Source information:
The prediction has a mean pLDDT of 82. This is a predicted structure of an 88-nucleotide RNA (transfer RNA) from a Hadesarchaea archaeon. Taxonomically the source falls in Hadarchaeia (SeqCode) (Archaea, Methanobacteriati, Hadarchaeota (SeqCode)). Rfam family: tRNA. Rfam links the family to the GO term triplet codon-amino acid adaptor activity. Rfam's curators write: Transfer RNA (tRNA) molecules are approximately 80 nucleotides in length.
[in-house]
RNA sequence: GCGGGGGUAGCCAAGUCAGGUCAAAGGCGCCAGAUUUAGGGUCUGGUCCCGAAGGGGUUCGCAGGUUCGAAUCCUGUCCCCCGCACCA
Numbered sequence: 001g002c003g004g005g006g007g008u009a010g011c012c013a014a015g016u017c018a019g020g021u022c023a024a025a026g027g028c029g030c031c032a033g034a035u036u037u038a039g040g041g042u043c044u045g046g047u048c049c050c051g052a053a054g055g056g057g058u059u060c061g062c063a064g065g066u067u068c069g070a071a072u073c074c075u076g077u078c079c080c081c082c083g084c085a086c087c088a
Stems, first nucleotide, its partner, number of pairs: 001084007010028003020068001029047007048057003061077005
C1' cells in the first nucleotide's frame, strides 16, 4: 500500500443486514435491601444527566450528510485485529 473484520455505558458483549417499538438485550463489576452470628454464596431492586414524579436532555471512535426520525443508510477520517503485497 491492497483486501477483510472491528470501535456500543466502569469492563465484556448483543443490536446494524431490513431506520422508529432503543438510554440500547445479556453477563461482570458497583450500590441498596432480604437471607446469614459474620463473611461468602443466593435472591430482589437500582446503576448516563436533570427532576419528588409525570417527564425532559444527551449518548453508540471522530466529523459531516440523507431523513419527519440514524447505533443502524451514505461520505470523509482516526485507531485496533487478521491476511496479502513491499522493504530488509